A computed fold for a 1430-nucleotide RNA from a Gammaproteobacteria bacterium, annotated as small-subunit ribosomal RNA. The organism belongs to Gammaproteobacteria, within Bacteria. The sequence is in RNAcentral, with records from ENA and SILVA.
RNA sequence: AAACUGGAGAGUUUGAUCCUGGCUCAGAGCGAACGUUUGCGGCGGGCUUAACACAUGCAAGUCGAACGGGCUGUUCCUUCGGGGGCAGUCAGUGGCGCACGGGUGCGUAACACGUAGGUAAUCAACCCUCUGGUUGGGGAUAACACUUCGAAAGGAGUGCUAAUACCCGGUAUGGCGCAGCGGUCUUCGGAUCGCGGCGAGAAAGACCCGCAAGGGUUGCCAGAGGACGAGCCUGCGGCCCAUCAGCUAGUUGGCGAGGUAACGGCUCACCAAGGCGAAGACGGGUAGCUGGUCUGAGAGGAUGAUCAGCCACACUGGAACUGAGACACGGUCCAGACUCCUACGGGAGGCAGCAGUGGGGAAUAUUGCGCAAUGGGCGAAAGCCUGACGCAGCCACGCCGCGUGAGCGAUGAAGGCCUUCGGGUCGUAAAGCUCUGUGGGGAGAGACGAAGAAAGCCUGUGAAGAGCGGGCCUUGACGGUAUCUCCUUAGCAAGCACCGGCUAACUCCGUGCCAGCAGCCGCGGUAAUACGGAGGGUGCAAACGUUGCUCGGAAUCAUUGGGCGUAAAGCGCACGUAGGCUGCCCGACAAGUUGGGUGUGAAAACCCUGGGCUCAACCCAGGAAGUGCAUCCAAAACUGGCGGGCUUGAAUCUCGGAGGGGGUCGGAGAAUUCCCGGUGUAGAGGUGAAAUUCGUAGAUAUCGGGAGGAAUACCAGUGGCGAAGGCGCCGACCUGGACGAAGAUUGACGCUGAGGUGCGAAAGCGUGGGGAGCAAACAGGAUUAGAUACCCUGGUAGUCCACGCUGUAAACGAUGAGUGCUAGACGGUGGAGGUAUUGACCCCUUCGCUGCCGAAGCUAACGCGUUAAGCACUCCGCCUGGGGAGUACGGUCGCAAGACUAAAACUCAAAGGAAUUGACGGGGGCCCGCACAAGCGGUGGAGCAUGUGGUUUAAUUCGACGCAACGCGAAGAACCUUACCAGCUUUUGACAUGGGGCGUUUGGGCUUGAGAAAUCAGGUCCUUCAGUUCGGCUGGCGUCCACACAGGUGCUGCAUGGCUGUCGUCAGCUCGUGUCGUGAGAUGUUGGGUUAAGUCCCGCAACGAGCGCAACCCUCAUUUCUAGUUGCCAUCAGGUUAAGCUGGGCACUUUAGAAAAACUGCCGGUGAUAAACCGGAGGAAGGUGGGGAUGACGUCAAGUCCUCAUGGCCCUUAUGGGCCGGGCUACACACGUGCUACAAUGGUGGUUACAAAAGGAUGCAACGGGGCGACCCUGAGCAAAUCCCAAAAAGCCAUCUCAGUUCGGAUUGCUCUCUGCAACUCGAGAGCAUGAAGUUGAAAUCGCUAGUAAUCGCGGAUCAGAACGCCGCGGUGAAUACGUUCUCGGGCCUUGUACACACUGCCCGUCACACCAUGGGAGUUGGUUUUACC
Repeated sequence: AAACUGGAGAGUUUGAUCCUGGCUCAGAGCGAACGUUUGCGGCGGGCUUAACACAUGCAAGUCGAACGGGCUGUUCCUUCGGGGGCAGUCAGUGGCGCACGGGUGCGUAACACGUAGGUAAUCAACCCUCUGGUUGGGGAUAACACUUCGAAAGGAGUGCUAAUACCCGGUAUGGCGCAGCGGUCUUCGGAUCGCGGCGAGAAAGACCCGCAAGGGUUGCCAGAGGACGAGCCUGCGGCCCAUCAGCUAGUUGGCGAGGUAACGGCUCACCAAGGCGAAGACGGGUAGCUGGUCUGAGAGGAUGAUCAGCCACACUGGAACUGAGACACGGUCCAGACUCCUACGGGAGGCAGCAGUGGGGAAUAUUGCGCAAUGGGCGAAAGCCUGACGCAGCCACGCCGCGUGAGCGAUGAAGGCCUUCGGGUCGUAAAGCUCUGUGGGGAGAGACGAAGAAAGCCUGUGAAGAGCGGGCCUUGACGGUAUCUCCUUAGCAAGCACCGGCUAACUCCGUGCCAGCAGCCGCGGUAAUACGGAGGGUGCAAACGUUGCUCGGAAUCAUUGGGCGUAAAGCGCACGUAGGCUGCCCGACAAGUUGGGUGUGAAAACCCUGGGCUCAACCCAGGAAGUGCAUCCAAAACUGGCGGGCUUGAAUCUCGGAGGGGGUCGGAGAAUUCCCGGUGUAGAGGUGAAAUUCGUAGAUAUCGGGAGGAAUACCAGUGGCGAAGGCGCCGACCUGGACGAAGAUUGACGCUGAGGUGCGAAAGCGUGGGGAGCAAACAGGAUUAGAUACCCUGGUAGUCCACGCUGUAAACGAUGAGUGCUAGACGGUGGAGGUAUUGACCCCUUCGCUGCCGAAGCUAACGCGUUAAGCACUCCGCCUGGGGAGUACGGUCGCAAGACUAAAACUCAAAGGAAUUGACGGGGGCCCGCACAAGCGGUGGAGCAUGUGGUUUAAUUCGACGCAACGCGAAGAACCUUACCAGCUUUUGACAUGGGGCGUUUGGGCUUGAGAAAUCAGGUCCUUCAGUUCGGCUGGCGUCCACACAGGUGCUGCAUGGCUGUCGUCAGCUCGUGUCGUGAGAUGUUGGGUUAAGUCCCGCAACGAGCGCAACCCUCAUUUCUAGUUGCCAUCAGGUUAAGCUGGGCACUUUAGAAAAACUGCCGGUGAUAAACCGGAGGAAGGUGGGGAUGACGUCAAGUCCUCAUGGCCCUUAUGGGCCGGGCUACACACGUGCUACAAUGGUGGUUACAAAAGGAUGCAACGGGGCGACCCUGAGCAAAUCCCAAAAAGCCAUCUCAGUUCGGAUUGCUCUCUGCAACUCGAGAGCAUGAAGUUGAAAUCGCUAGUAAUCGCGGAUCAGAACGCCGCGGUGAAUACGUUCUCGGGCCUUGUACACACUGCCCGUCACACCAUGGGAGUUGGUUUUACC
């Protein structure tokens, strides 16, 4: 100098958020166990379970210096009988010890333990100090000997003998007991001192020196004191259950006696009736307690192995004896269970001592060495004994330390793994070179512990051989161990767990909701960082993980440090007992409180500082700490008790008004029902509609009269009263409370309130009344799939009264009671006061109650906000995840129903609150759309075409499946296409790149054989690749070979890109900044108008912006300008005779470029003076002029791996390639989309007009000719405003006259045409013949709002050929829209939500099946007992 220093969170409820709340994890620890692994050492630790049972050995003896004797050895003496000595040993008498040490934790909830005290109520062997003493006698007894019993264990009898064994005397100033006197102290109980009296009570010797006397040592006796130890008493402290609430007769106390070392009901007799208990008695469960240990920031929580203190126990239970000490672990007795011996008569035993055995168990060691050290017993001592102890052995059980090598070393080796194939990584890692030598192995030396221990010897002091001092010698289990030295070689020494998040660490393969993982959340259904393996990595390391347990995190029992309106949580309300808390002032006390001192708080441990083992663990020393208890002194603010006072809290008195406050009695009118009578006639009633029901025996309706019960319209009101439940016609009587005003009185009399007591809606129960209406149950009628319901017709308990019980409700403000404080605004209600006034109202002030909004503040938010859920105080009640469950059992209450109190097993990872965004609603509001409605035409019925399903098949390739698949991919399957099937055939391949060998190798035509062809084998002719260094040298080509690879319309559209569909051309979707909110989010984007539109205007905590809307683009409609051929032809001329044919022209039409034009611009009205809307003018066109293109953020794991691209997987003489034939075209059937029809708005025949937009060279084809026709022959013209396709058709005229037809055209036969290698499967067309169904279509359903629907024809793409489909074009050309109730879809706002895969959501119960546990069960069966009978 120091003893200090100390606080982390995360995952998981949701689409997301905040909160509540549980579960789980990260940390530390352990007497551990298990799994894998294991080099060395040090220090520790090691039956937590069966206080289960124990074989065997050992664990307590010692003393001859207490005593007699036996035996052995030796020696001396001898009278030879024997006697004596010495040494050793043995049992016995005797002494001390065996009550310690060692073990265990059964019991014990207790003065057992801890702590502080008391003992004036006590003991105390051995030890220390002091005082005094140690005298005289006596009789026995074991051993031993003999006899004897017993199997044994063990005895019995007779006889002998000793003592420090036993007994009796003597002495004793002291001590003890008894009574007395006096003094001091006192807690008044007593203690102590002095005086003197009476009584009882002692002893033992041994050894050494010495001739002796005597001395010494050690024992013994009495007493006093000390020390160690022990007993007893008391305060305080430390477990759970109240589903244990009352317990107690020696119980509580007293007097007396006994007993004890000692107090005491400890025991006994008697007397009294006490004692304990909600501050938890009694009972039950569990448990040894403590220092400490673990954890924690602490407060705490858990624990009580090892070490230490105390207690208890020793096979189980009980008891005493001995002794200083025991009711005694290795003593005794009795009883019991168990084991053993036995001759069956009897006996023996007690490992919870150390080892060890069996057993139990997840689990815990050697039947070791030694008394060398430390300690203990005995002894004078040597010494003996000592499983205490010291050591060793086993075990990674723990803590600590060391090692398994170090340096250099890049071809970054080989190999493994991964790969984007480039490389990366293991990795300086290895190899290699140079070193080192801890541990291991070999050899040698070799301890400390051991000397201020003892004994012995010597010596000094001393009278001494006593005692003390010095010296010498001797003693080691561990152990030839630690340690040291030398030698040896990198040689012999690394594993375990993990790698989805929490949580440090990532890839590949395998597997395919399987196998498996998992602490929580959760992974795994074909691309798994989550399973298994591998490579790599991370963490720890002779260990690493797992399991179990404790504390922590957990503020998740909250003293520090939580809550209760809605998350769990305020008793239904009041009165009140105990208890808790309590206004102002003064005085004194000092219990709490505060400060200081003293004692104690064992040691060890923790902490600090030093020291010792090489360090550390470990050990040692000193200190600090031990927050506690006791005691002394002091202080007096606060709390407290005491005394005195005060008035503001509280209460009382007087006056006053308000009120559905309560109870009893009486009265009133309206209405319903019933009864009687009158009038009156066919219905009434009831419903969504009906029926049951009532009514011709007279209902309903209506009038009059009567009976009876219940309830009190209007007034009536977030108005009043009450503690709450609750209270409503009027009057009387009785009665409670609150409030206002003014004074007076008492003087803290107050608040809360566990238990307790009372009140307590409705329903229900008991007894007796009453019963009009209503109405559970019940009956009937309806509704319905059913309808044990909702609706209707009836209807009983009950509802009403009296008395009694029940004691519960969403008994709610989901908000306990009381007091004080903290902005206001505006109401209602009950009082009082003020100015002014004749008075009233108004106004102002104030007190009480009752509402609404709101500041600060609070809250998770919603919300609360002087009536708090704000700020504080006091008291009570209650909560601690969800379910099980407010249930079971127990108790109390109740007539019952049931109420109150109130768990656990098991199970889940959530359950929950508030708010947010969506979605949804048979919620609301507003709005839109051919959505409905109003219309027109269809589909659904027929035949055919086409697609799909299904079926069939060798194959009928594949995909698409509500809208948004189904004339869809396919803008065109006879071969091809083609992906399918059968057969044949091929294997570096039909196609790409690369290597090697051979050939010199070009390109093409014709042709033979085999074959179905592919293909294979040839023949013949023409033409001879490019470069060149002239070398088959290079490229290219052909062929052969081996590989890399090609190839795949194989799988996965749920691995993807791209493209597309759909909501939807719907008006929406977002962002920046700001603002609001803890946050998710909100605002903007909502609101008022308006629009086709989030279009625009206005307002607004928003201001702006983006993607969408609109516009910009194309096209059509008008005009102008420019241009004028292939187009056009008005004028002029020519010209044929139906020709713009020619000259000419560009006026018109037209073509195609450029412009213009339309913007709510103008006027009027409406509107807010806005945006805009309505009407009008002008205009070719008017309010988006018509049409097109254009598709926001996103949704549907929508569609497509078979357009293309592409990850992964799969095939590789085949799932690749080629060829021929077949199939995609099948056909009991079903559906979708179309065409043609059913006819007269039509068919047929005839006739003659008027388009637009396309296309044309492998083409379109005129004219002419042939054919009935499809078409054929010939072929002008045209690469097109020039020529061609090309006839437009509906139209008009005539005819047919309502029929299966002159409708309709299917089907079929024959004959042809065309395309094409090829029309059999399987094309289109023509002619003749045939002439089916069908007479307008059920349920249902589709399209369309104007040049639209409908109807008519024309063209094109694809294409050799093959459209009723598709894409375009024009001609003719309607009807209707009141309107938004309904259907469908959509948009905006709002509301509810337990939905978020979002209503095809979520979710409840029964049943069916299986399994587990339990109850009942016709019965069946076993055991035991009893009875009867045999």

About this RNA
The coordinates come from a structure-prediction model, not an experiment, and the mean pLDDT is 83.